The RNA shown here (SAM riboswitch aptamer (S box leader)) has 100 nucleotides and comes from Faecalibacter rhinopitheci. RNAcentral holds the sequence, with entries from Rfam. Its Rfam family is "SAM riboswitch aptamer (S box leader)". Gene Ontology term of the family: regulation of gene expression. The source organism's lineage runs through Bacteria, Pseudomonadati, Bacteroidota, Flavobacteriia and Faecalibacter.
RNA sequence: ACCUUAUGACGAAAGAUGGAGGGACUAGGCCCGUUGAUAUCUUAGCAACCCAAAUUUAGCUGGGUGCUACAUCCUACUCUACAAAAGAGAAAAAUAAGGA
Repeated sequence: ACCUUAUGACGAAAGAUGGAGGGACUAGGCCCGUUGAUAUCUUAGCAACCCAAAUUUAGCUGGGUGCUACAUCCUACUCUACAAAAGAGAAAAAUAAGGA
RNA backbone atom coordinates (compact mmCIF):
# COMPACT_ATOMS: atom_id res chain seq x y z
C1' A A 1 0.00 0.00 0.00
C1' C A 2 -4.42 -3.32 1.21
C1' C A 3 -8.92 -5.81 3.85
C1' U A 4 -12.93 -5.75 7.73
C1' U A 5 -15.93 -3.24 11.40
C1' A A 6 -17.66 1.20 13.82
C1' U A 7 -18.43 6.54 13.92
C1' G A 8 -19.17 11.49 12.22
C1' A A 9 -25.32 14.55 17.27
C1' C A 10 -22.62 17.77 20.51
C1' G A 11 -18.01 19.94 22.03
C1' A A 12 -13.19 22.46 22.38
C1' A A 13 -8.02 28.42 21.11
C1' A A 14 -4.19 31.32 22.71
C1' G A 15 0.98 32.35 21.66
C1' A A 16 5.35 31.79 18.39
C1' U A 17 7.33 30.85 13.31
C1' G A 18 6.02 31.82 8.39
C1' G A 19 4.04 34.53 4.11
C1' A A 20 -0.31 32.83 -0.09
C1' G A 21 -3.08 30.26 -0.70
C1' G A 22 -6.75 27.05 1.83
C1' G A 23 -11.64 23.98 3.15
C1' A A 24 -8.72 15.46 0.71
C1' C A 25 -8.65 14.69 -5.12
C1' U A 26 -11.23 16.56 -10.48
C1' A A 27 -15.16 20.27 -12.31
C1' G A 28 -18.82 23.82 -10.86
C1' G A 29 -20.74 26.40 -6.58
C1' C A 30 -20.33 28.24 -1.46
C1' C A 31 -16.95 29.88 2.19
C1' C A 32 -12.09 31.25 4.85
C1' G A 33 -7.52 34.23 3.97
C1' U A 34 -2.11 39.98 3.93
C1' U A 35 -7.19 42.68 10.01
C1' G A 36 -1.93 36.98 8.10
C1' A A 37 -5.51 31.95 6.57
C1' U A 38 -3.73 26.64 5.45
C1' A A 39 0.69 24.58 7.74
C1' U A 40 4.53 23.57 11.82
C1' C A 41 5.77 24.04 17.11
C1' U A 42 4.44 25.12 22.35
C1' U A 43 0.76 25.48 25.86
C1' A A 44 -4.27 24.91 26.92
C1' G A 45 -8.77 22.58 25.93
C1' C A 46 -12.60 19.06 23.77
C1' A A 47 -14.03 14.16 23.06
C1' A A 48 -14.26 9.12 24.59
C1' C A 49 -12.10 4.64 19.66
C1' C A 50 -8.39 1.35 22.32
C1' C A 51 -5.33 -0.30 26.87
C1' A A 52 -4.61 -0.26 32.21
C1' A A 53 -6.07 1.08 37.41
C1' A A 54 -9.96 2.13 40.87
C1' U A 55 -15.22 1.63 42.39
C1' U A 56 -18.66 5.60 42.95
C1' U A 57 -20.75 3.09 37.02
C1' A A 58 -19.21 8.92 36.95
C1' G A 59 -15.20 10.29 31.12
C1' C A 60 -13.11 9.44 37.18
C1' U A 61 -7.35 8.69 36.81
C1' G A 62 -3.06 7.40 33.75
C1' G A 63 -1.40 5.94 28.85
C1' G A 64 -1.92 5.28 22.92
C1' U A 65 -4.54 8.02 19.32
C1' G A 66 -7.82 11.82 17.40
C1' C A 67 -9.80 16.72 17.21
C1' U A 68 -10.23 22.37 18.49
C1' A A 69 -13.99 28.21 11.64
C1' C A 70 -18.59 26.87 9.08
C1' A A 71 -20.18 21.08 8.18
C1' U A 72 -17.53 14.20 6.30
C1' C A 73 -19.16 22.02 3.06
C1' C A 74 -22.91 21.20 -1.39
C1' U A 75 -23.65 19.04 -6.35
C1' A A 76 -21.64 14.80 -9.59
C1' C A 77 -23.54 7.99 -9.13
C1' U A 78 -28.38 5.26 -7.68
C1' C A 79 -33.47 5.41 -5.83
C1' U A 80 -38.39 8.08 -4.34
C1' A A 81 -40.68 12.31 -7.62
C1' C A 82 -38.90 13.75 -12.37
C1' A A 83 -41.06 19.97 -13.97
C1' A A 84 -38.58 21.57 -9.75
C1' A A 85 -37.70 21.79 -4.65
C1' A A 86 -36.75 18.05 -1.16
C1' G A 87 -35.40 13.26 0.99
C1' A A 88 -32.79 8.41 1.39
C1' G A 89 -28.62 5.66 -0.01
C1' A A 90 -24.03 4.46 -2.56
C1' A A 91 -19.07 5.76 -3.67
C1' A A 92 -14.86 8.30 -1.97
C1' A A 93 -12.15 10.43 1.93
C1' A A 94 -11.14 11.02 7.54
C1' U A 95 -10.54 8.76 12.51
C1' A A 96 -10.28 4.47 15.68
C1' A A 97 -9.85 -0.79 16.48
C1' G A 98 -8.61 -5.41 14.41
C1' G A 99 -6.43 -8.34 10.36
C1' A A 100 -2.91 -9.36 6.63